Transfer RNA from a Bacteroidales bacterium, 74 nucleotides, folded computationally.
The prediction has a mean pLDDT of 80.
It was read from a public genome assembly.
It matches the Rfam family "tRNA". Rfam classes the family as a transfer RNA.
[in-house]
This record gives sequence, C1' cells and structure tokens, in this order.
RNA sequence: GGUCCCUUAGCUCAGUCGGUUAGAGCACCUGACUCAUAAUCAGGGAGUCCUUGGUUCGAACCCAAGAGGGACCA
Repeated sequence: GGUCCCUUAGCUCAGUCGGUUAGAGCACCUGACUCAUAAUCAGGGAGUCCUUGGUUCGAACCCAAGAGGGACCA
C1' cells in the first nucleotide's frame, strides 16, 4: 500500500429482507428472605446504535467519506 471483517447499555453480544417500544445475559442499585453474608425471588436505572453527510414519508439497518480495532496479501 491492497482486500475483507467488526464498532449497539459498565462488559459479552442479539437485532441488519427499513416502520411496530432498541433488547438479552452478566454486572450495578433498591426491596423481600436471613442473626448476618451468599444464593434465590421481585423491582429499577443505564444506550446520540463510532462520527459526519446523503437516500427515504421514515435509517441501528441502505449509500459515501472519515475514525478506531482485527485478519489475510504485498
């Protein structure tokens, strides 16, 4: 330098034939239970879906450029 892949909650990820409300597990907070802790049960908070622009009535999802990370080739 070239080709390809990934980027969504604190972490690991799902959702990517455009519309229904943006979700799961773990973690965190509160309560119940317990002498107490853990476990268990109930509830709760947390996201500008990497950035900017475009297409569209409508974008996490499509297109372009950029940023970060990774694999292969040179």